[in-house]
Source information: A computed fold for a 113-nucleotide RNA from a soil metagenome, annotated as SAM riboswitch aptamer (S box leader). Its Rfam family is "SAM riboswitch aptamer (S box leader)". Its family is annotated with regulation of gene expression in the Gene Ontology. Model confidence (mean pLDDT): 81 of 100.
RNA sequence: UUUUAUCCAGAGUGGCUGAGGGACAGGCCCGACGAAGCCACGGCAACCACGCGAACGCAACGGUCGCGGUUAGGUGCCAAUUCCUGCCCCGGGUUUCCCGGGGGAAGAUGAGA
Numbered sequence: 001u002u003u004u005a006u007c008c009a010g011a012g013u014g015g016c017u018g019a020g021g022g023a024c025a026g027g028c029c030c031g032a033c034g035a036a037g038c039c040a041c042g043g044c045a046a047c048c049a050c051g052c053g054a055a056c057g058c059a060a061c062g063g064u065c066g067c068g069g070u071u072a073g074g075u076g077c078c079a080a081u082u083c084c085u086g087c088c089c090c091g092g093g094u095u096u097c098c099c100g101g102g103g104g105a106a107g108a109u110g111a112g113a
Stems, first nucleotide, its partner, number of pairs: 001113007012041005020030003024086004042078003047074002050068005056062001082106001087103007
């Protein structure tokens, strides 16, 4: 960079440090009752891995789908739905605007290339 799946659930304390942080923009929030970062310990979850099964297949230690446990090995995550909106379409209203719904874009994470 690209393909694909998921994103309204869940989970924090201490130490060091000291002013920012929530991707971007707008909004709205969080923050000296301590932001971001680093370290330690803890936790959540179940994508990969692992086990079982199914159809496919000549067949496999193959890809796909389903189910499962926690011994949880590899990642990830632990304010707010991915905090909300952003572009398009549909419906409604008290119509420069507001509300609801659908799709998309962007982003994040896993797995593959």